Predicted 3D model of a 1563-nucleotide RNA (small-subunit ribosomal RNA) from a Thermodesulfobacteriota bacterium.
[in-house]
């Protein structure tokens, strides 16, 4: 000074909420790895796999101051040339001999306790080398290697003989003290026992070298100093052992154990012990989890976390195990020994085939295995470590270098200025924007790196020599020690650093941009290619794919893949949960466990404070310090929550002793009760038998039939058998632990309730394991057997019908006894105690009381306040607030399936997984839709009419066929006489077949021309179009200027044309699922909504509900609403009544003329026309109603209750219809998918649908006379009169730009009047044939009208099916539009004439409120089930078959210690010399590795074939389930059928509607 200090969420289930739950994801981490891609440095760090095999070189030696022996090569000298001497050199190599190879260094295979970690024990023990402290080394002795000969063997090695020394070995002596064996003895200990003096008597020691100095016998001998040696006590250090307590997972591992367990005794060990071995006894371990079985070295630690806590144990660090695989033991202080030894075994290697040798999990390396992991580097300078007295030697320990972006920390790839915002990209609304100050360009800087130059620290140390002092010593020697001087010693490495040049120069990626998540746009692709971490993108405008521009993110690194921990309160100790979501055991009794009422006393285990010890180091924190700085290191400090022991305190626990009575328990009196077991009796029904009566049907069903029946049935009566079951009473009433219990009696028996107080004193409360009991179904043996009635066999219904329905009917239901033990065993609610408003039913008791009311226990309902809950709900009988105990749950499917196990006769029951699949799977509740669920209501919706389609012909439209083409488009209602208000050509968009290419049309810019072009002719090909041609004729305008002249020329310019060229036009090409705008369509249905405010966590809800009323959410009244607003209604328009105003073209009552026509005068009263009004509001009355809206009846009125009609179409549905009216974004075409033009075709025809017409006839046809109308149209029209003609029509040309004229003689149906007389007709007009007529260049393909001829169906239409409620249907004619004509019988007006029915809402369709179920929300045209075929996928069974792993008997047993032998051999000691101790070798035993045989157990592959399970855009089959799902459904259970599934018995509501009962609200 610090330590306190720390906690985020988000997507995904739904139309949509809230809640349950699971997947996913944002973080941080790593001994990684794989892609891209890469500049430097420091500091870490690198076989996670095959404990797989290893070539090679190195990793442990040292010591001559222990011994003894001792070369060579070179030099140099001699020399008889054969050598010899000297040096080399007592050097080198080897040997005895010492210490050391038991440290250092790998690895993690076994190991789940022989380990590990804490914290103890050792009175049950050991220690080389180290330090202390005090002795003490004395005297003898025999030997062996090296070595020399002599073999043997390829080799590796060995054998016989002979010499030798030692700090090597042995004998003796000595004995402070050790150690044994017999005793005394002190103290101390819980006890085994430990310890102090002490007698006696026994055992067992040693080595020597080296310096210096003396002495002399010249190799001993003393002193001295050191270094080694020996014996002892103590130390320290490093071990042995042994205790507590912690230490993975599996109970589908439940019993296991025989040296087991414990005792005696012996043996072994450095020590205790069954650690061995003999006897005795029969124990020990286990659910507090043995015994198996899988995995796995522990820990300090690290990663994560707020934390608790999870994961992990790689580098460091501590401990263990291993060292090619198993066994064993030697030596030593340590070893059962990584670089020692035996042996078995596998693999390798050398061989002379006799034999032998080897072990990298040391450091490199190498193969191999793998996704994957480095140099056969330097160096002992440094720091340890062995050996040595030292020098010193050895050290892959260590210290360094190299490899890898493997990890982490730093640094840089420049900075400052610099807008025509450049080029160029990319994007655009064509303006313009962004990359972008970014670049260029200017000025500058110098880290990295790069070249040159200086250069450390790491060495305070250690040697040597020299001096100098201490110190031991007899000693100024030597020696050991300090100091001080001089020289010497760096692998790293000429590194770090410092300095100088020079030049921005050499240095940037890599991932992302639908949401979660920061960051968008353009091409390309077109469910394709792909993406994806979840949800999900992708089917022509993909911010999800690929590219590309920009953006975000990180940066020498980014990114992906595996993990791991968090977010996950998703296992919940912190810190969860079970009515419905996954989740109370069916139930009860009780062992062990866990918990326990008041109170005194004692303990002091838990508890709790304090001390002490420990809790290694490093690590983490915190504080200071060192590398420039961080990372990294270094010191201190805290923390290590812990574990023992030690004192304390005693509030709660617990233990120990007392003591109470409130919990339990007994007594005593009463009390209800389908409580249980057995026995016995009863009466109603059904069925059978017998009898009687009596006839032809009965039975049965939505109809029906099989079935009974004239051999006499159902009915009815009588009698008689026999089984089962007990109406009414009966009640959300009793009773019972729960399954459950229902006639009456009796026997014997279990609980419970109420009052009383007398005892007992906590004796309670749960409850694994365990025991009992436990619907129905079902199983066994034996009984019964009436009615039901699986299965089964007929009949139906149905496409089928293994069902529902009917007639039958066997197990079975019933009884005994024996099993089975499972249900929606449910209140979907474990058991017990305590607390925490009330109300008001039932049932037993009890106080009190005349009664009544009242209080109170118990037991059962139902409403409800706090609280609780995701909602729902639940609420003293809790699911509210708490305590104890038990039981379960942790995503959905696979599955209560497999295996094993256990329990049953069987069926099957209990336990009960994994693989592999899904992003959900689920609970409440909400809106909606939807129901073969319900209330209410409306509507030509039905019903009640009339007429009609569907049958004929034919006219129009479709489809479908055909076709060179039949151009497109509309398709259920809501396409189809629709777009099309009118396709011989044109239209026309299609097909042929000829033409054209800046284009038939529009802009702009250029380029020619102005006697061009065009027009109005000609002329040659052509079908035309167009091509070619023409010295026919005609042929611009304004300004200006200048000419020459009164008008023209010229030039220039501008506008208009022309031409050429280039942008461009130009498309009826595709998208109506990119759009706009228009429009159907549910529907003129009443309905959609908003503010505010109130409920509800929330979707949402109220409002908009309920009672009345209405055409109407149309108004009244209630009402947590209160008001708006889009819809309805009114406001608009035709139209019906009137009055006003205004009379042409209209009228004409009056008056007048008149040709007799409102024709004329006149008039504007009428009718009409048109403007403006008025009139109708439930206003008035009566009734009803709730004094209300209003609803019904009158009145009065032209109209009466919105008088009729019309325009008027909310919210919004259908990806509803149009890109082919229109316009538009995208894309496609550009000598063609533009554009001109000629001929076809859009008009086909076996056939199938819609929609009309016109008939099948007498209400009628046909002739003849005859009356009345409105709307509307007309100058390229309307066309009169009059003339032709039989008509169509021609001809004419009056009027009329219209209340004037025409159309338009007129209306037709009606009327009158003849005929016709039921006939395929004098109905019917189709089809033909043929003559005329219009329109138009043109009527064939393919118009219309007209006469004559012909004269087909067809005589009222089947299933089904349309329209209309009044001036409506029906029926009759008429006018326009469009149009040269017209295929119109079509549309859209318009008048004439003009009906019937409506009892009603039961049903059908549609529609609207309320209300209820749902597993629907693309909204029942919904969702979904199960076989069955295909495909792929994982498990399982399975005759076997190959593994691994274990056990049990038995065989064989190497090596080796141990025991045992004593024929063989033998140095030291003894010896009487004979031998003997004692060893060696050999032989034998027990143990035992490997192996063998035989038989089990677990376990793992694999299999022929076989079983479900899973998943898979568009398989087949049926329809089980979600609405009453069309048979209400689910649960156990049998049985039985292709599948779902069905039926028989019991259970449940998590069943819909109707009705009743209770009960509760409220009046």
């Nucleotide at each position: 000074a610090a330590c306190a200090u720390g906690a985020a969420g988000a997507g995904u289930u739904u139309g949509a909420u809230c809640c349950u739950g699971g997947c996913u994801c944002a973080g941080a981490g790593c001994g990684a790895a794989c892609g891209c891609u890469g500049g430097c440095g420091g500091c870490g760090u690198g076989c996670u796999u095959a404990a797989c095999a290893c070539a090679u070189g190195c990793a442990a030696g040292u010591c001559g101051a222990g011994c003894g022996a001792g070369a060579a090569a070179g030099c140099u000298c001699c020399u008889u040339c054969g050598g010899g001497a000297g040096u080399g050199a007592g050097u080198a190599g080897a040997g005895c001999g010492g210490c050391g190879g038991a440290c250092g260094g790998g690895u993690g295979a076994g190991u789940a306790a022989u380990g590990c970690g804490u914290g103890a024990a050792u009175a049950a023990c050991c220690u080389g080398c180290c330090c202390u402290u005090a002795g003490g080394a004395c005297u003898g002795g025999g030997a062996u290697a090296a070595c020399u000969u002599c073999g043997g063997g390829a080799a590796a090695c060995u054998g016989g003989a002979g010499c030798u020394a030692a700090u090597a070995c042995c004998g003796g002596a000595u004995a402070a003290g050790a150690c044994c064996a017999c005793g005394a003895u002190u103290u101390c200990u819980c006890a085994g026992g430990a310890u102090u003096u002490u007698g006696u008597g026994g055992u067992a020691a040693a080595a020597g070298g080296u310096g210096g100095c003396u002495g002399c016998u010249u190799g001993c001998a003393g002193c001295u100093a050191u270094c080694a040696c020996c014996a002892a006590a103590g130390g320290a250090u490093g071990g042995g052992u042994u205790c507590a307590c912690g230490u993975u997972c599996c109970a589908u591992c439940a019993g296991g154990u025989u040296g087991u367990u414990g005792g005696u005794g012996a043996g072994g060990u450095a020590a205790a012990g069954g650690c061995u071995c003999a006897c005795c006894a029969a124990g020990c371990c286990u659910a507090a989890g043995a015994c198996g079985g899988a995995u796995a070295g522990u820990u300090g630690g690290c990663c994560u976390u707020a934390g608790c806590g999870g994961g992990u144990g790689g580098c460091c660090a501590a401990c263990c195990a291993c060292a090619c695989g198993g066994g064993g033991a030697c030596u030593g202080a340590g070893a059962c020994a990584c670089g020692g030894c035996c042996c078995c075994g596998a693999c390798u290697c050398c061989u002379a085939c006799g034999g032998g040798a080897g072990g990298c999990a040391g450091c490199a390396g190498u193969g191999a295995g793998g996704a994957a992991u480095a140099u056969u580097g330097g160096g002992c300078a440094a720091u340890g470590g062995g050996c040595g007295c030292a020098a010193g030697c050895c050290u892959g320990a260590c210290c360094c270098a190299g490899c890898g972006a493997c990890g982490u920390c730093g640094c840089g790839u420049g900075g400052g200025g610099g807008a025509u915002g450049a080029a160029g990209g990319c994007c655009u609304u064509c303006g313009g924007g962004u990359c972008g100050u970014a670049a260029a360009c200017c000025c500058u800087u110098g880290u990295c790196a790069u070249a040159g130059g200086g250069g450390a620290a790491g060495a305070u140390g250690g040697g040597u020599g020299u001096a100098u002092g201490u110190g031991c010593u007899a000693a100024u020697a030597u020696c050991a020690c300090a100091u001080a001087c001089a020289c010497u010693u760096g692998a790293c490495g000429g590194u770090a650093c410092c300095c100088u040049a020079a030049a921005a120069g050499g240095a940037a990626g890599c991932c992302c941009c639908g949401g979660c998540u920061a960051a968008c746009u353009c091409c390309g692709u077109g469910c394709c290619a792909g993406c994806a971490g979840c949800c999900g993108c992708g089917g022509u405008a993909a911010u999800a794919c690929g590219g590309a521009g920009g953006g975000g993110g990180c940066a020498a690194g980014c990114g992906u893949u595996g993990c791991u921990c968090g977010g996950a309160a998703u296992u919940a100790c912190u810190g969860g949960g079970c009515g419905u979501a996954a989740a109370g055991g069916g139930u009860c009794c009780g062992c062990a466990g866990g918990u326990g009422g008041u109170u005194u006393u004692g303990u002091a285990a838990g508890u709790u404070a304090g001390a002490u010890g420990u809790g290694a180091a490093a690590g983490c924190u915190c504080c200071g310090g060192g590398c420039u700085c961080a990372a990294c290191c270094c010191g201190g400090a805290a923390a290590a929550u812990g574990c023992a022991u030690c004192u304390a305190a005693u509030a709660c626990u617990g233990c120990a002793a007392g003591a109470c009575u409130a919990g339990a328990g007994u007594c005593u009196a009463g009390g209800a009760g389908a409580g249980g077991u057995u026995g016995g009796c009863g009466g109603a029904a059904u069925u059978c038998c017998c009898g009687g009566u009596g006839u032809a049907g009965c039975g049965g069903u939505g109809a029906a039939a099989u079935g009974c029946g004239u051999a006499g049935a159902u009915a009815u009566c009588g009698g008689g058998a026999g089984g089962a079951a007990c109406a009414c009473c009966a009640g959300c009433g009793g009773c019972g632990a729960a399954g459950g219990c229902g006639g009456c009696u009796a026997a014997c028996u279990g609980g419970c309730c109420u009052a009383g107080u007398a005892c007992u004193g906590a004796c309670a409360c749960u409850c694994a394991u365990g025991g009992a009991c436990g619907a129905a179904a079902g199983c066994g043996u034996g009984g019964g057997u009436a009615g039901c009635g699986a299965a089964c066999c007929g009949g139906a219904u149905u496409a089928g019908a293994u069902a529902c329905c009917c007639g039958g009917g066997u197990a079975g239901u019933c009884c005994a006894c024996g099993c089975c033990c499972u249900a929606a065993a449910c209140g979907a609610u474990g058991g017990a105690u305590g607390c925490u408003a009330g109300g008001u039913g039932u049932a037993g008791g009890g106080a009190u009381u005349u009664a009544a009311a009242u209080c109170u226990c118990u037991a059962u309902g139902c409403c409800g306040u706090a609280g609780c809950u995701a909602a729902c709900g639940c609420a003293u009988u809790a699911a509210g607030c708490a305590u104890c105990c038990c039981g379960c749950c942790u995503g959905g499917g696979g599955a209560g399936u497999a295996c094993g196990g256990u329990c049953g006769c069987a069926a099957g029951g209990c336990u009960g997984a994994a693989a592999c699949u899904c992003a959900a799977a689920g609970g409440a509740a909400u809106u909606g839709g939807c129901g073969g669920g319900g209330g209410c209501c409306c509507g030509c919706a039905c019903a009640a009419g009339c007429g009609g389609u569907g049958g004929a012909g034919c006219a129009u439209g479709u489809g479908g066929u055909u076709u060179a083409a039949u151009u497109c488009g509309a398709u259920g209602c809501a396409a189809a006489g629709c777009g099309a208000a009118g396709a011989a050509c044109c239209u026309u968009a299609c097909c042929a077949g000829g033409g054209u290419u800046u284009g038939a049309c529009a802009u702009a810019c250029u380029u020619u021309c102005u006697u061009a072009a065009g027009c109005c002719g000609g002329u040659g090909u052509g079908a035309a179009a167009g091509c070619a041609u023409u010295u026919g004729g005609u042929g611009g305008c304004g300004u200006a200027a200048a000419g020459u002249u009164u008008a023209c020329u010229u030039u220039a310019u501008g506008c208009a044309g022309u031409u050429u060229g280039u942008a461009c036009a130009g498309g009826u090409g595709c998208u109506g699922c990119a759009u706009g705008g228009c429009u159907g369509u549910c529907g003129u249905c009443a309905g959609c909504u908003c503010g505010u405010g109130c409920c509800g966590u929330g979707a949402g809800g109220u409002g908009u509900c309920c009672g009345g009323u209405u055409a109407a959410g149309u108004c009244c009244g209630g009402u947590a609403a209160c008001g708006a607003g889009c819809g309805c209604a009114a406001c608009c328009c035709c139209u019906a009544u009137c009055a006003c105003u205004a009379g042409u073209u209209g009228c004409c009552a009056u008056c007048a003329c008149u040709u007799c026509g409102g024709g004329u005068g006149g008039g504007c009263a009428c009718u009409c026309u048109a403007g403006a009004g008025a009139g109708a509001c439930u206003g008035c009355c009566g009734a009803c109603g709730a004094c209300a809206a209003g609803u019904u009846g009158g009145a009065g009125g032209a109209a009466g209750g919105u008088g009729g009609g019309g325009a008027u179409g909310a919210c919004g549905u259908c990806a509803a219809g149009u890109c082919a009216u229109c316009a538009u974004g995208g894309c496609c075409c550009u000598u063609a998918u533009a554009c001109c033009c000629u001929g076809g075709g859009c008009c086909a025809c076996a056939c199938a649908c819609a929609u009309g017409c016109u008939a099948c006839a007498a209400u009628g046809g046909c002739g003849g006379a005859u009356a009345c109308a409105a709307c509307g149209g007309g100058u390229u029209g309307c066309g009169a009169a009059c003339c032709c003609u039989a008509a169509a029509g021609g001809g004419g040309g009056a009027g009329c730009u219209a209340a004037u004229c025409c159309u338009a003689u007129c209306a037709a149906a009606g009327u009158c009047c003849g005929u016709c007389u039921c006939a395929g007709u004098u109905c019917g007009g189709a089809u033909u044939g043929u003559a005329g007529g219009c329109u138009g260049a043109a009527a064939c393909u393919c118009g219309c009208c007209u006469g004559c001829a012909u004269g087909a169906a067809g005589c009222u239409g089947g299933a089904a099916u349309c329209g209309c409620u009044a001036g409506u249907a029906a029926u009759c004619g008429u006018g326009g539009a469009u149009c040269a004509g017209c295929c119109a019988u079509g549309c859209c007006g318009c008048g004439g004439u003009g009906a019937a029915u409506g009892c009603g809402u039961u049903c059908c369709c549609g529609g609207g409120c309320c209300u209820u179920g749902c597993a629907c929300a693309c909204a029942c045209c919904g969702c979904c089930c199960g076989u069955c075929a295909c495909a792929c996928c994982a498990c399982g069974a399975a005759a076997g078959u190959c593994g691994g792993u274990u056990c049990u008997a038995c065989c064989c047993g190497a090596a080796g210690u141990g025991g045992c032998u004593g024929g063989g051999c033998u140095a030291a000691c003894c010896u009487u010399c004979g031998g003997g101790a004692g060893g060696c070798a050999g032989g034998u035993u027990c143990c035992u590795a490997a192996g063998g045989u035989a038989g089990g157990g677990c376990u793992g592959g694999u299999a022929a074939u076989u079983g479900g399970g899973g998943u898979g855009a568009a398989g087949u089959c049926g329809u089980a389930a979600c609405a009453a799902g069309g048979u209400a459904g689910c649960c156990g259970u049998a049985g039985c059928g292709g599948a779902a599934g069905c039926u028989g018995c019991g259970g449940c509501u998590g069943g819909a509607u109707c009705a009743c009962c209770u009960c509760c609200u409220u009046u």
It matches the Rfam family "Bacterial small subunit ribosomal RNA". Its family is annotated with structural constituent of ribosome and ribosome in the Gene Ontology. The sequence is in RNAcentral, with records from ENA and SILVA. The coordinates come from a structure-prediction model, not an experiment, and the mean pLDDT is 82. Taxonomically the source falls in Thermodesulfobacteriota (Bacteria, Pseudomonadati).